Predicted 3D model of a 75-nucleotide RNA (transfer RNA) from a Xanthobacteraceae bacterium. Rfam family: tRNA. The family's RNA type in Rfam is transfer RNA. Lineage of the source: Bacteria > Pseudomonadati > Pseudomonadota > Alphaproteobacteria > Xanthobacteraceae. Model confidence (mean pLDDT): 82 of 100. The RNAcentral record of the sequence draws on ENA and MGnify.
RNA sequence: GGGCGCGUAGCUCAGCGGUAGAGCACUUGGUCGACAUCCAAGGGGUCACAGGUUCGAUCCCUGUCGCGCCCACCA
Numbered sequence: 001g002g003g004c005g006c007g008u009a010g011c012u013c014a015g016c017g018g019u020a021g022a023g024c025a026c027u028u029g030g031u032c033g034a035c036a037u038c039c040a041a042g043g044g045g046u047c048a049c050a051g052g053u054u055c056g057a058u059c060c061c062u063g064u065c066g067c068g069c070c071c072a073c074c075a
Stems, first nucleotide, its partner, number of pairs: 001071007010024004018055001026042005048064005
């Protein structure tokens, strides 16, 4: 330098055009002598960034950035 994949909640991931979700974690309440477990409720997101297409974009297109893998080049 070229190719491919990935980037979504604190963490692990789903969702692939039509109101952003799950599990764990966190907060509050209940249960318990207490803690854990368990039960109920709740908070938390500029969907990496910028532009484009579209009535409408996390999703499609282009560029950029970051991470991973493969190939090539130099030494």